[in-house]
Context: one part of a larger RNA
């Protein structure tokens, strides 16, 4: 100087408390451990691994296993010498890759071009080392810290500044001061949302005027309104009152759409964990080279006495079922989204039309209004199993999703424990997208609808910041 203390003081955080909803019990989904296996490819392992890499494992992917092939090789370049083929078609073998045989077969300005085969030189490796590395990332933590120049103090390591008194979300600001300044962080500048104004009206809108219809901005037209998207305004403790030297704080203050960082996002200092990644990529070293490279078929990654994590569906009446009916936002669409019509109980199928989209299309559910069930393992719950189908795709056996009929398991609110959340939040309801032929999505990322309760307080648990003290630690 740090680090640590079941030392002290001050302060903060859904850290506790106050509340609401979950986990742990059941079924299923998914990941992991273990076990099994020819193989169940590899990595991630307290917080900071475990719906993680994977934003799509039937083949492919695929790295694993079994079997069958190739050896300059799957690709590309250079050189050499030779050829006019190669490709394609057919036949045979074969699971295919591939092997064997037959047929067919260039252009030319004569310089060459093109093509594949041969030979040689360069290959290839998801093999090892993340403890040789780059790059990227997690975490402490969006915590308020981490440093420098000059000066001063100290023999020196080093200190001071950065401490103290206030204040703040903040090393934020003020006062004091052997310190005076500065840098990286904080804040602001950026995006979005909440209000208003101006400009602009198409594909959006329709108040007023006219036309038309069974009905609809449908048409003429209009720019008022909504909206769209560009530019501005607006919030700064600016004003008032009180407290205070000041910074600042308090107020059911005024005005205002918004008030004290308005809400949300992006943004992550010096560093810590030899943290993670050689399997995204790059790269040093080591290793393999008729194989640890490469091609193909089939299998495996989907196994199952068990254990754990994360989810989902429930156990019902604030509910289930049936009928009627209303209201979004954000996104996607040409090998696509599909109105509408017809067939089918349905998944879907056959026609048909619009849209390369503010134009066409995919579009709500909870809700509301009626009816029924009446507390039951039930008209709750839907696992499992049987049968019949639809769709995608060479192909659904291992191993797809969906539909219909039948079947109708556990489960009656879950021990110790443990998690999330402070407001348009939790809870609850549906919608969309990426990946994608299809889909094991109940996952992830977004979007809107309905919409709470509680916070006395900081004694305690956890994590963190500053000052101080002790130390046989570095």
């Nucleotide at each position: 100087u740090g680090a640590c203390g079941g030392g002290g003081g001050c302060c903060c955080g859904c850290a506790c408390a106050a509340g609401c909803g979950g986990u742990g019990g059941a079924g299923c989904a998914u990941g992991u451990g273990g076990u099994u296996u020819a193989a169940u490819u590899c990595g991630a392992u307290g917080a900071u691994a475990c719906g993680c890499g994977a934003g799509g494992a039937a083949c492919c992917u695929u790295a694993c296993c079994u079997g069958g092939g190739c050896u300059u090789a799957a690709a590309u370049g250079c050189a050499a010498a030779a050829c006019g083929a190669c490709c394609g078609g057919c036949u045979g073998g074969g699971a295919a890759a591939c092997c064997a045989g037959c047929c067919u077969u260039u252009c030319u300005u004569c310089g060459g071009a093109c093509g594949g085969a041969u030979u040689g030189c360069a290959a290839g490796g998801u093999g090892c080392u993340g403890c040789a590395u780059g790059g990227u990332u997690g975490u402490c933590g969006u915590c308020a810290g981490c440093u420098c120049g000059u000066g001063c103090c100290g023999u020196g390591a080093g200190g001071u500044g950065u401490c103290g008194g206030g204040u703040u979300a903040a090393g934020u600001c003020c006062c004091u001061u052997a310190a005076c300044g500065a840098g990286c962080g904080c804040a602001a500048c950026c995006c979005u949302u909440a209000u208003c104004c101006u400009u602009a009206g198409u594909u959006g809108c329709c108040a007023g005027c006219g036309g038309g219809u069974a009905a609809u901005g449908c048409c003429g037209g209009g720019g008022a309104c909504u909206c769209u998207a560009a530019g501005g305004a607006g919030a700064c403790u600016g004003c008032c009152a009180g407290u205070g030297u000041a910074a600042a704080c308090u107020g059911u203050g005024a005005g205002g759409a918004a008030g004290g960082u308005g809400g949300g996002g992006a943004u992550g200092a010096c560093g810590u964990c030899a943290a993670a990644u050689c399997a995204g990529c790059a790269c040093g070293g080591c290793c393999c080279u008729u194989a640890u490279g490469u091609c193909c078929a089939g299998g495996g990654c989907u196994a199952c006495a068990c254990a754990c994590g994360u989810g989902u569906u429930a156990c019902a009446a604030u509910g289930g079922c049936c009928g009627a009916u209303a209201c979004a936002a954000a996104g996607g669409g040409c090998a696509g989204c599909u109105a509408c019509c017809a067939g089918g109980u349905g998944a879907c199928u056959g026609g048909a039309u619009g849209c390369u989209a503010a134009u066409c299309u995919c579009u709500a559910a909870a809700g509301u209004c009626g009816g029924u069930c009446u507390c039951a393992g039930u008209u709750c719950g839907g696992a499992u199993c049987g049968g019949a189908g639809u769709c995608u795709g060479c192909a659904a056996c291992u191993c797809g999703a969906c539909u219909c009929c039948g079947u109708g398991a556990a489960g009656u609110u879950g021990g110790a424990u443990u998690c999330g959340c402070u407001a348009g939040u939790a809870a609850u309801c549906g919608c969309g997208c990426a990946u994608c032929a299809g889909c094991c999505a109940c996952g992830g990322c977004g979007c809107g609808g309905u919409g709470a309760a509680u916070a006395c307080g900081u004694u305690c648990c956890c994590g963190g910041g500053c000052c101080u003290u002790g130390u046989a630690c570095a």

A computed fold for a 474-nucleotide part of an RNA from an uncultured prokaryote, annotated as small-subunit ribosomal RNA, 3' major domain. Model confidence (mean pLDDT): 81 of 100. The full RNA is in RNAcentral, with records from ENA. Its Rfam family is "Bacterial small subunit ribosomal RNA". Gene Ontology terms of the family: ribosome and structural constituent of ribosome.